[in-house]
Predicted 3D model of a 1512-nucleotide RNA (small-subunit ribosomal RNA) from an uncultured bacterium. Model confidence (mean pLDDT): 85 of 100.

RNA sequence: AGAGUUUGAUCCUGGCUCAGGACGAACGCUGGCGGCGUGCCUAACACAUGCAAGUCAGGGAGAAAGAGGUAGCAAUAUCUUGAGUAAACCGGCGGACGGGUGAGUAACACGUAGGUAACUUACCCUCGAGUUGGGAAUAACUUCGAGAAAUCGAGGCUAAUACCGAAUAAAGCAACGAGCUCGCAUGGGUUUGUUGUUAAAAUUCCGAGCAAUCGGAAUGCUUGAGGAUGGACCUGCGGCCGAUUAGCUAGUUGGCGGAGUAACAGCCCACCAAGGCGACGAUCGGUAGCCGGCCUGAGAGGGUGACCGGCCACACUGGGACUGAGAUACGGCCCAGACUCCUACGGGAGGCAGCAGUGAGGAAUAUUGGUCAAUGGCCGAAAGGCUGAACCAGCAACGCCGCGUGAGGGAUGAAGAUCUAAGGAUCGUAAACCUCUGUUAGGAGGGACGAAGAGUCCAUCGUGAACGAUGGAAAUUGACGGUACCUCCAGAGAAAGCCCCGGCUAACUACGUGCCAGCAGCCGCGGUAAUACGUAGGCAGCAAGCGUUGUUCGGAAUUACUGGGCGUAAAGAGUGCGUAGGUGGUUGGCUAAGUUUGGUGUGAAAUCUCCCGGCUCAACUGGGAGGGUGCGCCGAAAACUGGCUGGCUAGAGUGUGGGAGAGGGACGUGGAAUUCCUGGUGUAGCGGUGAAAUGCGUAGAUAUCAGGAGGAACACCUGCGGUGUAGACGGCGUCCUGGACCAUUACUGACACUGAGGCACGAAAGCGUGGGGAGCAAACAGGAUUAGAUACCCUGGUAGUCCACGCCCUAAACGAUGCAAACUUGGUGUGCGCCCUUCAUUGGGUGCGUGCCGAAGCUAACGCGUUAAGUUUGCCGCCUGGGGAGUACGGUCGCAAGGCUGAAACUCAGAGGAAUUGACGGGGGCCCGCACAAGCGGUGGAGCAUGUGGUUUAAUUCGACGCAACGCGAAGAACCUUACCUGGGCUCGAACGGCUGAUCAACGACUGUGGAAACAUGGUUACUCCGCAAGGGGGUUCAGUCGAGGUGCUGCGUGGCUGUCGUCAGCUCGUGUCGUGAGAUGUUGGGUUAAGUCCCGCAACGAGCGCAACCCUUGCCCUGUGUUGCCAUCAUUUAGUUGGGAACUCUCAGGGGACCGCCAGCGAUAAGUUGGAGGAAGGUGGGGAUGACGUCAAGUCAUCAUGGCCUCUAUGUCCAGGGCUACACACGUGCUACAAUGGCCGGUACAAUACGACGCUAACCCGCGAGGGGGAGCAAAUCGGAAAAAACCGGUCUCAGUUCGGAUUGCAGGCUGCAACUCGCCUGCAUGAAGCUGGAAUCGCUAGUAAUGGCGCAUCAGCAUGGCGCCGUGAAUACGUUCCCGGGCCUUGUACACACCGCCCGUCACAUCACGAAAGUGGGUUGUACUAGAAGUCUUCAGGUUAACCCGCAAGGGAGGCAGAGGCCCAGGGUAUGACUCAUGAUUGGGGUGAAGUCGUAACAAGGUAGCCGUA
Repeated sequence: AGAGUUUGAUCCUGGCUCAGGACGAACGCUGGCGGCGUGCCUAACACAUGCAAGUCAGGGAGAAAGAGGUAGCAAUAUCUUGAGUAAACCGGCGGACGGGUGAGUAACACGUAGGUAACUUACCCUCGAGUUGGGAAUAACUUCGAGAAAUCGAGGCUAAUACCGAAUAAAGCAACGAGCUCGCAUGGGUUUGUUGUUAAAAUUCCGAGCAAUCGGAAUGCUUGAGGAUGGACCUGCGGCCGAUUAGCUAGUUGGCGGAGUAACAGCCCACCAAGGCGACGAUCGGUAGCCGGCCUGAGAGGGUGACCGGCCACACUGGGACUGAGAUACGGCCCAGACUCCUACGGGAGGCAGCAGUGAGGAAUAUUGGUCAAUGGCCGAAAGGCUGAACCAGCAACGCCGCGUGAGGGAUGAAGAUCUAAGGAUCGUAAACCUCUGUUAGGAGGGACGAAGAGUCCAUCGUGAACGAUGGAAAUUGACGGUACCUCCAGAGAAAGCCCCGGCUAACUACGUGCCAGCAGCCGCGGUAAUACGUAGGCAGCAAGCGUUGUUCGGAAUUACUGGGCGUAAAGAGUGCGUAGGUGGUUGGCUAAGUUUGGUGUGAAAUCUCCCGGCUCAACUGGGAGGGUGCGCCGAAAACUGGCUGGCUAGAGUGUGGGAGAGGGACGUGGAAUUCCUGGUGUAGCGGUGAAAUGCGUAGAUAUCAGGAGGAACACCUGCGGUGUAGACGGCGUCCUGGACCAUUACUGACACUGAGGCACGAAAGCGUGGGGAGCAAACAGGAUUAGAUACCCUGGUAGUCCACGCCCUAAACGAUGCAAACUUGGUGUGCGCCCUUCAUUGGGUGCGUGCCGAAGCUAACGCGUUAAGUUUGCCGCCUGGGGAGUACGGUCGCAAGGCUGAAACUCAGAGGAAUUGACGGGGGCCCGCACAAGCGGUGGAGCAUGUGGUUUAAUUCGACGCAACGCGAAGAACCUUACCUGGGCUCGAACGGCUGAUCAACGACUGUGGAAACAUGGUUACUCCGCAAGGGGGUUCAGUCGAGGUGCUGCGUGGCUGUCGUCAGCUCGUGUCGUGAGAUGUUGGGUUAAGUCCCGCAACGAGCGCAACCCUUGCCCUGUGUUGCCAUCAUUUAGUUGGGAACUCUCAGGGGACCGCCAGCGAUAAGUUGGAGGAAGGUGGGGAUGACGUCAAGUCAUCAUGGCCUCUAUGUCCAGGGCUACACACGUGCUACAAUGGCCGGUACAAUACGACGCUAACCCGCGAGGGGGAGCAAAUCGGAAAAAACCGGUCUCAGUUCGGAUUGCAGGCUGCAACUCGCCUGCAUGAAGCUGGAAUCGCUAGUAAUGGCGCAUCAGCAUGGCGCCGUGAAUACGUUCCCGGGCCUUGUACACACCGCCCGUCACAUCACGAAAGUGGGUUGUACUAGAAGUCUUCAGGUUAACCCGCAAGGGAGGCAGAGGCCCAGGGUAUGACUCAUGAUUGGGGUGAAGUCGUAACAAGGUAGCCGUA
């Protein structure tokens, strides 16, 4: 510090996800030791049991056990001690601290900085003064009584540092004064005068003295002043969310006077006034203890508030006071409530959010431990007591830190495991083995620091006995703990796991599985070769831990202060006016709020950073320093901002003078056109469409002429022209009226900009009331179209459109671009002013508008570009992934429709912008092809042949399926072939290799038997080579084994081969250039070509694979050759037969020839093209071979080869028979026909390619014929098949199911073959079917072609209408490129990229999830009104009652108290009625999600009616 993920690829926007850190954690697997920390985050849920707050020289009263003694026989009695002890009581101090928890609280609760001139403070410290003298009670105790108990009542006794008077008393308090002094105000401080008033408690010790008494000391007590500490109150500022909470408030705000308090105060009360708070967010609702800090982050920030520390609040829930210095009191009291317990049913008791512990809840959190040794607290003079505070120990890897599980050597690279291309590689120096060490754990021994003090004794000092201080001595105090630590002993001995390995992200193989099981943080893996699942081996990472889950910060500049955006990605409000607010020209003066700066106070400690120390290190911890960004106070400065004040004119405005304009409103008015009405003319149609029909018309339409009515809109002018803030505004005239602009520079003097709320305007549609209504036209009706057509098209047609008034308030209200201001190169149009100039309407300048093109710059790109989307400033509005959704609920506006405001649950990993390359389009342009057209002949109809589907079958083997499967693999299924079926056999096998053992006879051959054969079972019959031999090699057979064999599967694992687009003209590369990039350029453009063929141009220049050419064949000529071929000339013959010839044909070799070369036209003078000459051939002469990059997961595992899988007495192999030949049917490809351009009969001609020895077979003979006999010749330019047939000549038939046609069938034959039944071909005779030119549709062909005629060959024993070739005869037509199909190039649109066989929308049906509505129902919180009111404070009180003090001789009275009663207030309760909120609810509404449901096809291409927005 970044990375993955939207796409075919790219750039951008933008979300999601990951890598890091942290934790009071939990869960899974695992677990050696130690140190230091931490440990109910949930139910402020309920609690058994024990403990957590007592203590004391004030007081009275006062045990027991035990020990010892006396008496007694003993029981026992009594004395001493225990002991003035324990325990209870009165009294003092403390139980307001310490400890716990975070429910409540949004508040002066907390933090910070201040204030109190408005206060208090027990114990403590300092300084003063005092501490005199009396009185009356009461608990304990005792005697009764009530009660189950808790406890209570009555009588009696008694003390005090308990209680109550009195004395004394000022520097206290109060009142009235006086002086001095200080303060921001009220006022404070200080000195002083007069008057009044207010205190107390003693105990212990020492000394002197006979005693009374006196003196001293310590501890108390009273009072005053001050300090310290703690507390109280007040104030500024700071820190949560919601406006779908906008108004709140009656003691409310203030005043006067009182009450009350420690004290100020509406804190409370009476009266008076009507205020107070709020958009800088009051009130209300939700949530929450606050802070130092902690986590994270570069920081700014964000999150958090466990442990430690400060503050606050609470103590079962609610209320209340008492006591006290302090409480409205966790382990106190009273009342009410809920709960639990006891009960004799009458009544009582209780409060773990103290420490342990229990139950419950929960994913989850420990021991009913030890000690007061230390630190601290309370009491005490002290000893000491108490202390679940605290210190320790226990449990838990919960966290942090440290240590260990060994170290060195060790190759035969052991065994084993895994992988293997079978050689090897890896685990791996790892192990074994050798040599060592000894941390930790284990055993043994020693053994702490933490301890200081207090008390006692002695000494010294204070005048010193008491008392205090200092020093010394002896004896003592440790829970932890026999722990830390140290020493010794033995022995590698006791100690490693977890997670990951597709990318991100370090780390790879095998097997298993087969969209299953499963994984997954995101992208995504898994459908038979998974580095992604599971296991194994190996590797990587961390390590006593490792992973997972959760939370939080980071990455995220993804809320942007630092530090983002808004033309098209989310985002500028439809437009203006303007309030608050924010911001503000120029120049002086003053000020000092902001600002800057110096000093000072504070910012607790802990934490953090740095330095130095202590534990062996570290964690941890001690000391010092820094920091603590904040706030206060005292100063300084005066640039900038602000404030006050004075000027200026450049901003803004006013005046004056002008011209422009569909700016607005009102009232008039004009012509054209449509429609309607009236009349005339006129006759059969009109109208409408792709074509029609509905409709109108003989009752006279349409057309045409004239006249009239009425409404709406204003052609041409008209222009990316004008005006207006926007919406918008268009005939002409008049009236009223707004704004802008130009010129001038007279006036004002910053008067400005923006603008939350607010107000106004705001197209169309729509609403209300009343008019109007020609045309148009939602709805509606009819006609068409269509599978349907609630549409598009047509005929009609109502709201509406128009006017007036009133609403509505939305639009793709768009420049998808807020307003204002400044600055920043240009060019060229256009509208309106002004100035100068010209003969001019010319030219120039200057403003304000409005367009285009473009510099810099900006931008993701497209693009913008002085009219900015550039560079800056000010202000406002808005955005933060897609969907859900502009929806729901609430509020508000509206007559309604609806508008504005505006969520969440849930769900997805993308949604999106711009540009690129393709592909596609019922987009465009150019071009080509038997693509169409023009022609010729077919197919589709018939019969037959053949292939396919289907069906059938034991089997009808398999493959091929649009073009590019279907006379295809198959150039030939009777057996064989053959892969299929049935049946019968074999199992090292039908064929082959290796090894082991056996064998030398068997196998085989020959020959019997059974059998359909295979086979089974008999008989007969030499193994061989080398070597002297031993032995070895080869072979046969048998047994066994490793291999075999498979036309079994996968062509979607493959090679090879092939088809197809397509013989179409394309497909690419290097370098350069352009672009952020994908990519582009080149390859596009202008011509031309069959061609990316060539030329020219050009940021391209070159190159490669294709095209063409080179190859074969054919057409002409030449040369050579001359048999088996040829024969002109010369002889010869029946015959090129024989001489002879080498000319010709022909043969095979080799050459020549054609190149737009020549001429002319066209063209750019080019490429080329058109015509011509010559030529056998002319523009590639004809034909063939040759098939670019690639596409179709095209075809083939059954040609072959091959990975993997499957099979192994069978899916292998042998044999016989059957099947592949089936047959209601459908399709493809063919043959033969339907006839006269023909059939039949007779006659006469002319070929070429090929083929022949298991062959072709002549002559001749037989047969009607197929064929048979025959056998010459020929391995073939020699012989043979071999007859060519159409054609031509002559004859016949005469339009008919025929002398056409030949299917089918019968009979008789022939040939091949082991064998023609299933199932061959041919012949003769007989039979003589359909068919009379073929619907929709569809195929081939452009010249020696189509058509037509025959011939040959391969396969092959035999079998062709098929295939491959050959020659004969031999046409027609092409205007042309509109259309169909296919293809090429350029361009355009795109939401497609599996690429239009694409993508994709909505209803319905099904499943499921969350949400809304809903008659209601059940809770919670809270308001208001009324009712009633416990305890209690305060207040009032006749009567009752009463020790202290007063009066009184007394009785009695008074003051005061007590009980009781009344009153105010008030918790909980009740009644009524609201508000908010949660849950639930028959039914209902839409929404989301869900491989293969239904219906259509709305959008994306002109998406087939361009799409979209608002409205009905």
Source information
The RNAcentral record of the sequence draws on ENA, Greengenes and SILVA.